[in-house]
Context: one part of a larger RNA
């Protein structure tokens, strides 16, 4: 030196923990913002590097509730101090809220520089404090003012009111790839996806047939399981990929445009009186046309509108001798209502959320450092889910099931009162007028539709062209006829649907420190990069600090031996278990 056994070092791997994660289900919230927001900067504590709180009134101040003994966050000591005259804490409500930042007086390399005005300190022009002073919309007052004489437009000034910026997903629209597939590759596909902009809400979006259907019918619009990988589409390749009908989820229907009435208005017209008068002229009333605004209507077995007609109808008014009728106004009666369908609401009840509060039942005995373990005998359970408590606890503790609570705030949907709104019907006829226009349709270029121009309907969009109004018009997949079947060219709608940044419960054949989020710890930190961005490693003493008082060696050391505590110190803060690689000592053995 090697090998072996022994006993250490040095590692931190295992195995146990779990403060963190990850995901599913339910609930709630579904926004914040000029009242100055999300996110910061700075500052603040007797003493404070970080975190947390909070703003010069700065781990806080006020006041209503909760609670009951301790208390000055993480964090220990020290100093001073609070509290049953109820403190720490926990809800609600309000004060304060520096400085950036939509950031809004101007200006800027954010967190800083500067200025005007009002009022107020100061003797005081200087300082110093408090308020105000942005664009854009839109309404209103007021001065002002073209082309143009009056006017308008237009500019200025205040003054209400709205706007803005931020946010996970979701939604709806406006733009829109390319790797990929096709075993290359261009039509095609990937994909209307990724992405980029714009907009709304708690949902968005659709939505009440100019919608299917097939001679029978259905009846609005979403979402869900079938129909179905079918019928199609396709360099008929890769591949896309439906409708019809069927069976569920939740249902809720309305409003206007127009004929036609009436009102005031402004415009035009033209008779007679008037006014004026050189002439043009102003103008009452009537006529026409305009917009407004009320009333009337809204529909496909066509509807409505104007005429005619029947039935019904308390009381008072108003015209009138009187009565009907019109008319308008009271009461009774009925009816509806804040999501649409007219519109603001208020208050009360109840319930619900923001603190809580009550809440059964256990003892001996052995081991042991310690009982909750073993034995022995009792209890309670609408409670034996969990958790801690010196080893495994229904009955030691906090809890759990049962059940109760709110001064103030704050909520949909429910009751109730206040309030608001509405209340003739009905058939028959007549023809006269109306039923959404640069629309429909259409030549021609595109897109959408499962459908890639195809035989290519349907539905948008550009461009040119361009109807009809119920003897009208679409539709039914080329087109045309017969038939059915529906009314475009104006709006609005809850619920069944979709997400979870954000709260609160609850559960897991998730993970357990190289896993589980990148983060269990000062983590988007420390650290890198000009910047966009990129981005760690790091958890465990012990049941309790009981964290080694005193000695001794050392450098007033680091570190150790003793003593001590503890059940254990080879559990001593470089601290649970303590594997290998590495590295010593020790003893055996080989050369």
């Nucleotide at each position: 030196g090697g090998c072996g056994c022994g006993c250490g070092g040095u590692g931190g791997a295992u195995g146990c923990c779990u403060a963190g994660g990850c995901g599913u289900c339910a609930g709630g919230a579904g926004g914040c913002g000029a009242u100055g927001a999300a996110g910061g900067a700075c500052g603040u504590g007797g003493a404070c590097a970080g975190c947390u709180g909070c703003g010069a009134a700065a781990a806080g101040c006020u006041u209503c509730g909760g609670g009951g003994a301790g208390c000055c966050g993480c964090u220990a000591a020290c100093a001073g101090g609070c509290g049953u005259u109820g403190a720490u804490c926990c809800g609600g409500a309000g004060a304060u809220c520096u400085c950036c930042g939509a950031a809004u007086c101007g200006g800027g390399a954010a967190a800083c520089c500067g200025g005007a005005c009002u009022g107020g300190g100061c003797a005081a022009a200087c300082c110093c404090c408090a308020g105000u002073c942005g664009g854009c919309c839109u309404c209103g007052u007021g001065c002002u003012g073209a082309a143009u004489u009056c006017a308008u437009a237009g500019g200025c000034a205040c003054g209400g009111g709205g706007u803005a910026g931020c946010c996970a997903a979701c939604c709806c629209g406006g733009g829109g790839a390319a790797c990929u597939g096709a075993a290359a590759c261009a039509u095609c596909u990937a994909a209307g996806u990724a992405c980029c902009c714009g907009g709304c809400g708690g949902a968005a979006a659709a939505g009440a047939c100019a919608u299917c259907a097939a001679c029978a019918g259905a009846g609005a619009u979403u979402c869900c399981c079938c129909c179905a990988g079918u019928a199609g589409u396709g360099g008929c390749g890769a591949g896309c990929g439906a409708a019809c009908g069927g069976g569920g989820a939740a249902c809720a229907g309305c409003c206007u445009a127009a004929a036609c009435c009436a009102a005031a208005c402004c415009a035009g017209u033209g008779u007679a009186a008037g006014c004026a008068c050189a002439g043009g002229g102003c103008g009452u009333u009537g006529c026409u046309g305009g917009g407004u605004u009320g009333g009337g209507g809204u529909c496909g077995u066509g509807g409505g509108a104007c005429g005619u007609c029947u039935c019904a109808u308390g009381c008072g008014g108003u015209c009138c001798u009187g009565u009907a009728a019109g008319c308008c106004g009271c009461g009774a009666g009925g009816g509806a209502g804040u999501u649409a369908c007219a519109a603001a609401g208020u208050c009360g009840g109840g319930c619900g959320g923001u603190a809580g509060c009550a809440g059964a039942a256990c003892g001996g005995u052995c081991u042991g450092g310690a009982a909750a373990g073993g034995c022995c005998g009792g209890c309670c359970a609408u409670a034996g889910c969990g958790g801690g408590u010196g080893a495994c606890a229904g009955c030691c503790c906090c809890g759990u099931a049962c059940g109760c609570g709110a001064a103030a705030c704050c909520g949909a949907a429910c009751c109730g009162a206040u309030c608001u709104c509405c209340c003739g019907a009905g058939a028959a006829u007549g023809u006269u007028c109306c039923c959404g226009a640069g629309u429909a349709c259409u030549g021609c270029g595109g897109g959408g539709c499962a459908c890639g121009u195809g035989a290519a309907a349907c539905c948008c969009c550009g461009u040119g062209g361009g109807a009809a109004u119920c003897u009208g018009g679409g539709a039914g997949g080329a087109c045309c006829a017969u038939c059915u079947u529906c009314c475009a060219a104006g709006g609005c709608u809850a619920a069944a649907u979709a997400c979870u940044a954000c709260c609160u419960g609850a559960c897991g054949a998730c993970c357990g420190a190289u896993a589980g989020u990148g983060a269990a710890c000062a983590a988007g930190u420390a650290c890198c990069g000009u910047g966009a961005g990129g981005g760690a490693a790091a958890g465990g003493u012990g049941a309790a600090a009981a964290g080694c008082a005193c000695c001794c060696c050392g450098g007033u050391g680091a570190g150790g031996g003793g003593a001590g505590u503890g059940a254990a110190a080879u559990a001593g803060u470089a601290c649970c278990u303590g594997a290998a690689a590495c590295c010593g000592c020790g003893c055996g053995u080989c050369u």
RNAcentral holds the full RNA, with entries from ENA. Large-subunit ribosomal RNA, domain I from a Sandaracinaceae bacterium, 591 nucleotides, folded computationally.